[in-house]
RNA sequence: CGGGAUAUAGCUCAGCUUGGUAGAGCACCUGCUUUGGGAGCAGGGGGUCGUAGGUUCAAAUCCUACUAUCCCGAC
Numbered sequence: 001c002g003g004g005a006u007a008u009a010g011c012u013c014a015g016c017u018u019g020g021u022a023g024a025g026c027a028c029c030u031g032c033u034u035u036g037g038g039a040g041c042a043g044g045g046g047g048u049c050g051u052a053g054g055u056u057c058a059a060a061u062c063c064u065a066c067u068a069u070c071c072c073g074a075c
Base pairs, nucleotide, nucleotide: 001073002072003071004070005069006068007067010026011025012024013023020057028044029043030042031041032040050066051065052064053063054062
């Protein structure tokens, strides 16, 4: 320098293909249960979907550029 992959909750990920209310598990908080802890049960909180633009009635999703990490190739 060229090509590719990944980026979504505190963590691990799904959702993107086919645009239409942002989800799951674990963790966290509250209650019940227990002498207490743990486990179990019930409920709850938490997201500018990497950044900036574009297309659209509507973008995590489509298009462009950029950033970070990783892989391959070239030098």
Overview:
Predicted 3D model of a 75-nucleotide RNA (transfer RNA) from Nitzschia inconspicua. RNAcentral holds the sequence, with entries from ENA. Model confidence (mean pLDDT): 80 of 100. Rfam family: tRNA. Rfam classes the family as a transfer RNA.